[in-house]
Molecule: transfer RNA
Organism: Gallintestinimicrobium propionicum
RNA sequence: GGACCAUUAGAUCAGUGGCAGAUCAUCCGGCUCAUAACCGGUCGGUCGCAGGUUCGAUUCCUGCAUGGUCCA
Numbered sequence: 001g002g003a004c005c006a007u008u009a010g011a012u013c014a015g016u017g018g019c020a021g022a023u024c025a026u027c028c029g030g031c032u033c034a035u036a037a038c039c040g041g042u043c044g045g046u047c048g049c050a051g052g053u054u055c056g057a058u059u060c061c062u063g064c065a066u067g068g069u070c071c072a
Stems, first nucleotide, its partner, number of pairs: 001071007010024004018055001027041004048064005
């Protein structure tokens, strides 16, 4: 220098154009003599950034940023 992949909640990840979700964690409650486990509920999002396409974009296109793999 070139090619490809990833970026969504505190963490790990779903979500192939029409209300942003799951599990764990946090917090509250139940259970227990008590703690853990278990059960119920709660909280948490500028979908990496900027533009474009579209009635409508997490999703499609372009550029950039960060991380990773490979080639030279």